[in-house]
Predicted 3D model of a 481-nucleotide part of an RNA (small-subunit ribosomal RNA, 3' major domain) from an uncultured Verrucomicrobiota bacterium. The full RNA is in RNAcentral, with records from Greengenes.

Context: one part of a larger RNA
RNA sequence: UGACGGGGGCCCGCACAAGCGGUGGAGCAUGUGGCUUAAUUCGAUGCAACGCGAAGAACCUUACCAGGGCUUGACAUGUAGCUGCUAAUCCCGUGAAAGCGGGACUCCUUCGAGGGUGCUACACAGGUGCUGCAUGGCUGUCGUCAGCUCGUGCCGUGAGGUGUUGGGUUAAGUCCCGCAACGAGCGCAACCCUUAUGAUUAGUUGCUAGCAGGAGCUUGCUCGCUGAGCACUCUAAUCAGGCUGCCCGUGACAAGCGGGAGGAAGGUGGGGAUGACGUCAAGUCAGUAUGGUCCUUACGCCCUGGGCUGCACACGUGCUACAAUGGACGGUAUAAUGGGAAGCAAAGCUGCGAGGUGGAGCAAAUCCCCAAAACCGGCCUCAGUUCGGAUUGGAGUCUGCAAUUCGACUCCAUGAAGCUGGAAUCGCUAGUAAAGGCGUAUCAGCUACGACGCCUUGAAUACGUUCCCGGGCCUUGUACA
Numbered sequence: 001u002g003a004c005g006g007g008g009g010c011c012c013g014c015a016c017a018a019g020c021g022g023u024g025g026a027g028c029a030u031g032u033g034g035c036u037u038a039a040u041u042c043g044a045u046g047c048a049a050c051g052c053g054a055a056g057a058a059c060c061u062u063a064c065c066a067g068g069g070c071u072u073g074a075c076a077u078g079u080a081g082c083u084g085c086u087a088a089u090c091c092c093g094u095g096a097a098a099g100c101g102g103g104a105c106u107c108c109u110u111c112g113a114g115g116g117u118g119c120u121a122c123a124c125a126g127g128u129g130c131u132g133c134a135u136g137g138c139u140g141u142c143g144u145c146a147g148c149u150c151g152u153g154c155c156g157u158g159a160g161g162u163g164u165u166g167g168g169u170u171a172a173g174u175c176c177c178g179c180a181a182c183g184a185g186c187g188c189a190a191c192c193c194u195u196a197u198g199a200u201u202a203g204u205u206g207c208u209a210g211c212a213g214g215a216g217c218u219u220g221c222u223c224g225c226u227g228a229g230c231a232c233u234c235u236a237a238u239c240a241g242g243c244u245g246c247c248c249g250u251g252a253c254a255a256g257c258g259g260g261a262g263g264a265a266g267g268u269g270g271g272g273a274u275g276a277c278g279u280c281a282a283g284u285c286a287g288u289a290u291g292g293u294c295c296u297u298a299c300g301c302c303c304u305g306g307g308c309u310g311c312a313c314a315c316g317u318g319c320u321a322c323a324a325u326g327g328a329c330g331g332u333a334u335a336a337u338g339g340g341a342a343g344c345a346a347a348g349c350u351g352c353g354a355g356g357u358g359g360a361g362c363a364a365a366u367c368c369c370c371a372a373a374a375c376c377g378g379c380c381u382c383a384g385u386u387c388g389g390a391u392u393g394g395a396g397u398c399u400g401c402a403a404u405u406c407g408a409c410u411c412c413a414u415g416a417a418g419c420u421g422g423a424a425u426c427g428c429u430a431g432u433a434a435a436g437g438c439g440u441a442u443c444a445g446c447u448a449c450g451a452c453g454c455c456u457u458g459a460a461u462a463c464g465u466u467c468c469c470g471g472g473c474c475u476u477g478u479a480c481a
Base pairs, nucleotide, nucleotide: 001481002480003478004477005476007475008474009473010472011471012470013469015465016464019428020427021426022425023424026320027319028318029317030316031315032314033313034311035310042053043052064306065305066304067303068302069301070300073124077123078122079121080120081119082118084117085116089104090103091102092101093100094099107115108114109113126295127294129293130292131291135289137284138283139282140280142278147186148185149184150183151182152181153162154161155160166177167176168175192272193271194270195269197240198239199238200237201236202235203234206230207229211227212226213225214223215222216221217220243266246260247259248258249257250256322421326380327379329377330376331375338369339368340367343362344361348357349356350355387418392413393412394411395410396409397408398407434457435456436455437454438453439452440451
């Protein structure tokens, strides 16, 4: 100087407390361990591995296993030779395919040979083989915590200290005051995006708001359908607005703090992007790059089939429930983000349904995909039930060469466990939690109940900082570095 303490002081954080909803019990989904296996490819392992890499394992992917094949090779560059020409295409045999064997066809030109291609040979290719403890790059974590340092000066023999400590204050090493320090840098904040209000500009979305016309008819309503218009909604560009600016109190005449006015918004308005010096020899050689090392008729390459989906069991993360604030039936209303051409697909017809048929319209503010809880009616009346839907049997639909191992969905039948979950444990402070649905990426299809977003409905509680956990500053002890 640090680190540590079941030392002290001060202070923060959904850290506790106060609340709401979960997990731990059940069934299923998914990941992991273990076991099994010819193989169940590899990696990730306290927080910070375990719905993680994987934004899609039937083949492919695929790296694993069995079997069948190839050896200058599936891919790149160069040299030499051989000749054939083509490049390419087609046929036959064998085969599970890959491959192997045989045959047909036969290029351009400036005629020097060159280009392209094939074969042979050699340099070499190739390796998801090993080492993340040889590395780059990227990432996680402490932590969006408020810290980490430097120059000059001063103090100390020196390591080092001071500044950065102290008194206040802040979300903040934020600011003010003081001070042997005076300044500065990386962080904080601001600058960026989005959201909340208004103005201007612009109107092939929106509007009868006001005017004119048209269509449908139930004759007083509906339809932007047309003209006309940009008022409103909206869209998207530029501005305005919020700065403790104003007032009162308080404070040290400071920084600030408490209250108020005006305002759409008030003290960082809400959210995002943004992650200092460093820590963990943290993670990744399997994303790519790369040193070393190893394999080279194989640890490389191709193919068929299997496996990654195995199941006594254990754990993590989720979904669905156990019901009446509910279930089923009928009626009826209202979104936003997004996506669409090898695509999205309407109306109509058809099937109980998944779906089929059909093809209007749309490269899309124009067309399509497109809501559900909620609300209104009557039924069920507390039961393993009109709850719950696992499992199994049968019949089907769709995608795709192909659904047996191993896809999703539909219908009929079957109806299991489960009556609110021990010890323990997680998330959340407001348009949040909880509840409801919708969209997208990946993608032929799908194991999505996952991930990332979007809107709809919309709470409760916070006395407080004694305690648990993590962190910051000062101080103290130490046989630790």
Record summary
Rfam family: Bacterial small subunit ribosomal RNA. Rfam links the family to the GO terms ribosome and structural constituent of ribosome.